[in-house]
Context: one part of a larger RNA
Molecule: small-subunit ribosomal RNA, central domain
Organism: Minisyncoccota bacterium
RNA sequence: CUGGGCGUAAAGGGUGUGUAGGUGGCAUUAUUAGUCUCCUGUCAAAACUUCAGGCUUAACCUGAAGGCCGCGGGGGAAACGGUAAUACUAGAGGGUGUGAGAGGUCUGUGGAACUCAAGGUGUAGGGGUGAAAUCCGUUGAUAUCAUGGGGAACACCAAAAGCGAAGGCAAUACACUGGCGCAUUACUAACACUGAAACACGAAAGCGUGGGUAGCGAAUGGGAUUAGAUACCCCAGUAGUCCACGCCCUAAACGAUGUUCAUUAGCUUUUCGGAGUAUCGACCCUCUGAGAGGCGUAGCUAACGCGUUAAAUGAACCGCCUGGGUAGUACGGCCGCAAGGCUAAAACUC
Numbered sequence: 001c002u003g004g005g006c007g008u009a010a011a012g013g014g015u016g017u018g019u020a021g022g023u024g025g026c027a028u029u030a031u032u033a034g035u036c037u038c039c040u041g042u043c044a045a046a047a048c049u050u051c052a053g054g055c056u057u058a059a060c061c062u063g064a065a066g067g068c069c070g071c072g073g074g075g076g077a078a079a080c081g082g083u084a085a086u087a088c089u090a091g092a093g094g095g096u097g098u099g100a101g102a103g104g105u106c107u108g109u110g111g112a113a114c115u116c117a118a119g120g121u122g123u124a125g126g127g128g129u130g131a132a133a134u135c136c137g138u139u140g141a142u143a144u145c146a147u148g149g150g151g152a153a154c155a156c157c158a159a160a161a162g163c164g165a166a167g168g169c170a171a172u173a174c175a176c177u178g179g180c181g182c183a184u185u186a187c188u189a190a191c192a193c194u195g196a197a198a199c200a201c202g203a204a205a206g207c208g209u210g211g212g213u214a215g216c217g218a219a220u221g222g223g224a225u226u227a228g229a230u231a232c233c234c235c236a237g238u239a240g241u242c243c244a245c246g247c248c249c250u251a252a253a254c255g256a257u258g259u260u261c262a263u264u265a266g267c268u269u270u271u272c273g274g275a276g277u278a279u280c281g282a283c284c285c286u287c288u289g290a291g292a293g294g295c296g297u298a299g300c301u302a303a304c305g306c307g308u309u310a311a312a313u314g315a316a317c318c319g320c321c322u323g324g325g326u327a328g329u330a331c332g333g334c335c336g337c338a339a340g341g342c343u344a345a346a347a348c349u350c
Stems, first nucleotide, its partner, number of pairs: 004321003007304002012318001014201004021194003025088001027086006034080001035077008048066007091191001092188002094185006103177003107173003110154001114150004119145003125136002162169002206247006215241002220236004258317006266295011299306002323350003332343004
């Protein structure tokens, strides 16, 4: 290399859009550098296969025939593939109607809690712990009442629920806006799938500039514990957490399961549609489409388990793996303000 694999053993890219490339529905006609077939030339000899013969046999040797990866030339075929043209509607897209949703962005508003300030009532404790202490408090704390300010997060509803490509998304209102489902269709006519590169998005932490800072809280200080305690517990507390703009680009970025299409028992729960039956109407019931769960047949799997949301059975395309350590490291390159990221070895060793 061929091959074999990728839920948990090594292995699915964090996610999408999409260029090249690869692959591609149904019908007719034409054509043909793929494909198939016939003839022919060439493919040295030896070697290989079969048959016959020679050494006592075998290995070995001799002869004949055949095969040989292919390549060149000529004739033919047109199912498949390619190309060209025409046509179709089942894929794909569009139109119309309708529906659900924490999908996204901006601005405003609200209540509970917390904290701060000043005020009223009120007096000696409060707080904290396994127990304490640091700490707060007679300059009046804790508690309680009313007032004002502030920042962050949105209890209940709430769900095995919903939406989003993923990351993720939850008070409420307006505005702007993306995607999706269902029903119907008289439109377009294969416009499709995948996708190296490229581009975009990408939790948290971190970085830059300017704001903001209630609570929490790396670092740090103090009190305890302890043999020690650079911890666990307690009292404080800076960065950060929040906002705007710009970077960073990594996660157990997980369903540890790439995307798309087709086929293959069922039962049950749930979300959003549609139709029928029923009805005064709403339920209920039956069928049907799209999701989200539980169990389970065949089948698969080393087992666990998966099982129409496949890890079953097939097809197309991409990514990735090839013993452990060294190492996701060194070197080089690219990117970054930095932190670092991406790409990515070897010696040696077991």